[in-house]
Molecule: FMN riboswitch aptamer (RFN element)
């Protein structure tokens, strides 16, 4: 050189309560939930990334697509990330129509965090 190859562990939360109805954690009302990196400060909504889903193929840990939703105010050197008010979003297969139920999944993953050469 190099904390490189490699290997090993970890790596998603959430329906309370009433109403409708033959039936709904689904509807209506309430309620609750937020992966990983990054940003001048702490982010579901900035700015990437992952999972899902499509399509294709050499069937792999692969390549292409496709990928949701925020504003005002206020503190400050510095926050679309704190703090106040109000608002939004959320694969696919099941089922009386689901961000919360079951299932694929005791799975896959970004990615932390430890361990660490041969060889030169």
């Nucleotide at each position: 050189g190099a904390a490189u190859a490699a290997u090993g562990u970890u790596g998603g939360g959430g329906a309370u309560u009433g109403g409708u109805g033959u039936g709904a954690u689904u509807c209506c009302a309430u309620a609750c939930c937020g992966g990983c990196g990054g940003u001048a400060a702490c982010a579901g909504u900035c700015c990437g990334c992952g999972a899902a889903c499509a399509c294709g193929u050499u069937u792999a840990u692969c390549g292409u697509g496709c990928c949701g939703a925020c504003g005002a105010g206020g503190u400050g050197a510095a926050a679309u990330u704190c703090c106040u008010c109000g608002a939004c979003c959320g694969a696919c297969g099941g089922u009386a129509c689901a961000g919360u139920c079951c299932g694929g999944a005791u799975g896959a993953a970004a990615a932390a965090c430890a361990u660490g050469a041969a060889c030169g």